[in-house]
RNA sequence: CGGAGCGUGGCGCAGUCUGGUAGCGCACUUGACUGGGGGUCAAGGGGUCGCUGGUUCGAGUCCAGUCGCUCCGA
Numbered sequence: 001c002g003g004a005g006c007g008u009g010g011c012g013c014a015g016u017c018u019g020g021u022a023g024c025g026c027a028c029u030u031g032a033c034u035g036g037g038g039g040u041c042a043a044g045g046g047g048u049c050g051c052u053g054g055u056u057c058g059a060g061u062c063c064a065g066u067c068g069c070u071c072c073g074a
Stems, first nucleotide, its partner, number of pairs: 001073007010026004020057001028044006050066005
């Protein structure tokens, strides 16, 4: 320098193909059961999708640029 993959709550991931108000597991908070811990059950909070811009009535999803990490090539 060229190419490819990944980037989404605290952590690990799905959702992208086929654009339509962002979900799952664990963790966390509250309550119930328990003498307590652990455990089980119920309820609840937390992200606006690496960043910027564009297209569109509408973008995590499409397009352009850019940043970080990993891999391949030169």

Source information:
Predicted 3D model of a 74-nucleotide RNA (transfer RNA) from Bauldia sp. It matches the Rfam family "tRNA". Rfam links the family to the GO term triplet codon-amino acid adaptor activity. By type it is a transfer RNA.